[in-house]
RNA sequence: UCCCGAUAAAGCCAAACCCUUGGUGAGGAGGGGGCGGAAAGCAGCGGGUCUUAGAGAAGAUAGCCGAGCUGCCGAA
Numbered sequence: 001u002c003c004c005g006a007u008a009a010a011g012c013c014a015a016a017c018c019c020u021u022g023g024u025g026a027g028g029a030g031g032g033g034g035c036g037g038a039a040a041g042c043a044g045c046g047g048g049u050c051u052u053a054g055a056g057a058a059g060a061u062a063g064c065c066g067a068g069c070u071g072c073c074g075a076a
Base pairs, nucleotide, nucleotide: 004074005073012037013036017032018031019030020029021028035063041069042068045066046065047064048061049060050059051058052057
């Protein structure tokens, strides 16, 4: 350094649910909350799933999987 990931240390994120707000909708944003997470950081490239007043199209989802980029700590 890489692989790897402790009942380690310091921090980080935040599911369901509740309140507010926006969107036709899937969803999003803010607050509470904490099931979990070592990339639950970034990013829709491939697949999956989901939505649509408009469907040969347009969207959502990174906390579904894979590929890509980046990153904290250091026991075995």